[in-house]
RNA sequence: AGGCGGCCGCUGUCGCCUGAAGACUUCGGUUUUCAAGUGAUGGAGGAAAGUCCGGACACGGUAGGACACGGUGGUGGGUAACACCCACCGGCUCGCGUUGAGUCAGGGAAAGUGCCGCAGAAAAUAUACCGCCCGCUUCGGCGGGUAAGGGGGAAAAGGUGCGGUAAGAGCGCACCGCUUGGCUGGUGACAGUCGAGGCAUGGCAAACCCCACCGCGUGCAAGCGCAAGCAGUUCUCGCAAGUGACUUCGGUUAUUUGGCCCGUGUCCGCGGGAUGAGAACGGGUCGCGUGCAUGAGGCGGUCGGCAACGAGCGUCCCAGAUGAAUGGUCGCCGCCCAGCGAAGCCGUCAAGGACCGCGACGCAGGGAACAGGAUCCGGCUUAUGU
Numbered sequence: 001a002g003g004c005g006g007c008c009g010c011u012g013u014c015g016c017c018u019g020a021a022g023a024c025u026u027c028g029g030u031u032u033u034c035a036a037g038u039g040a041u042g043g044a045g046g047a048a049a050g051u052c053c054g055g056a057c058a059c060g061g062u063a064g065g066a067c068a069c070g071g072u073g074g075u076g077g078g079u080a081a082c083a084c085c086c087a088c089c090g091g092c093u094c095g096c097g098u099u100g101a102g103u104c105a106g107g108g109a110a111a112g113u114g115c116c117g118c119a120g121a122a123a124a125u126a127u128a129c130c131g132c133c134c135g136c137u138u139c140g141g142c143g144g145g146u147a148a149g150g151g152g153g154a155a156a157a158g159g160u161g162c163g164g165u166a167a168g169a170g171c172g173c174a175c176c177g178c179u180u181g182g183c184u185g186g187u188g189a190c191a192g193u194c195g196a197g198g199c200a201u202g203g204c205a206a207a208c209c210c211c212a213c214c215g216c217g218u219g220c221a222a223g224c225g226c227a228a229g230c231a232g233u234u235c236u237c238g239c240a241a242g243u244g245a246c247u248u249c250g251g252u253u254a255u256u257u258g259g260c261c262c263g264u265g266u267c268c269g270c271g272g273g274a275u276g277a278g279a280a281c282g283g284g285u286c287g288c289g290u291g292c293a294u295g296a297g298g299c300g301g302u303c304g305g306c307a308a309c310g311a312g313c314g315u316c317c318c319a320g321a322u323g324a325a326u327g328g329u330c331g332c333c334g335c336c337c338a339g340c341g342a343a344g345c346c347g348u349c350a351a352g353g354a355c356c357g358c359g360a361c362g363c364a365g366g367g368a369a370c371a372g373g374a375u376c377c378g379g380c381u382u383a384u385g386u
Base pairs, nucleotide, nucleotide: 002333003332004331005330006329007328008327010043011042012041013040014039015038016037018035019034020033021032022031023030024029045370049381050380052379053378054377055376056375057219058218059217060216069215070214071213072212073211074088075087076086077085078084089106090104091103092102093101094100107210108209112208113207114204115203116202129150130149131146132145133144134143135142136141158176159175160174161173162172163171177199178197179196180195181194182193183192184191185190223290224289225288226287232281233280234279235278236277237276239258240257241256242255243254244253245252246251260273261272262271263270297316298315299314300313302311303310304309335367336366337365339363340362341361344358345357347355348354349353
């Protein structure tokens, strides 16, 4: 990561007005919801993306200890936290070089195990293919010494030089490197310096492993609330008959029993099941609300810090949709691109001109990407125009 304005649209909130439906009503109205109109006001990003890492928040889990598993890995700092950021240290690369820029999963290979393809004589308790040196020789070779040279490989058991030697070799010495002890500086990684040691320790841990530190699981479709319908449980009423009481003789009321199906062909009794209406109850589906927009918040000064960042002050409130809104068009300005004209400028030359290049400004024209919230926040990565 275009700006301003006009017109027409979409969407959240609030107000006004009209209509419809419901509830209450002292019948005058009041109030709730929905719809249309109208006015005000808010309306995507630097990555809203990938969902890779870290948190907030929510629920589950006696949430402690150990093991296992996963992650991280120079030092110091920042942070809510981090596989992020800052500063520094070390290695490597670039740069003639000082300054510097880039990059590194940058703990441990003298705890153990394992691997090192091909090539090569030999790939880690070393090894002799060629060569070199010594000896022997039937002159074809054989035995011994040797890691300086060749070859081979990503890598060959410190490097360069001098001495030394039959030829060689840290065999000896100097310098460099390495290991190790001290001292100095630094919070530290580490750096510098003095000494000791002929060198012990090839590489690989993004192989197992060891060490230190960190880590419960599931994710807003978390969770919480309200709650149609259907089903469940309980209660009441409704139907029929008998009896009692009252009665205006029409009924009213109280109580008891019963019905339809099955066990069982009939009756009685018993047990089980089913049936109309209404109410209540608990769980809870569709659905609705909430979570959900005041936050590790934005902006501007001040102070502290090399910085990342922190402290404090002032100020602002800034999407909340769910078949999922934030768009279209026109005008002006700005940006980019090439074209034409052009004041002018640099350079060259055979020089009052010619040619190459640049070009304020003007004219007409073209272009403007990647992509879009869905609980929120901090990072990383990827996409993309200038």

RNAcentral holds the sequence, with entries from MGnify. Bacterial RNase P class A from a marine eukaryotic metagenome, 386 nucleotides, folded computationally. Its mean pLDDT, the model's own confidence on a scale to 100, is 77.